Molecule: transfer RNA
Organism: Planomonospora corallina
């Protein structure tokens, strides 16, 4: 120093391509339901500056620029 991949609730992903509500699975937390009592199951619910910064656009997680971290290839 080229090139490619990831980054989203507390973890792990999924939605990005082809912009329209922070959408949605899975595990945890907390509340409730069952239990004698626990765990499991069913029901609810709280948790998100979707890496930062900036343009585009009514509108961005998505679309472009720039930067950062982390994994890999090639020199």
């Nucleotide at each position: 120093g080229g090139c490619g991949g990831a980054g989203u609730g507390g973890g792990g992903c999924a939605g990005c391509c082809a912009g329209g509500a922070g959408u949605g699975c899975c595990c945890g937390u907390c509340g409730g339901u069952c239990u004698c009592a626990u765990a499991a199951u069913c029901c609810g619910a709280a948790g998100g500056u979707c890496g930062c910064c900036g343009g585009u656009u009514c509108g961005a997680a998505u679309c472009c620029g720039g930067c950062c971290u982390c994994c890999g290839c090639c020199a």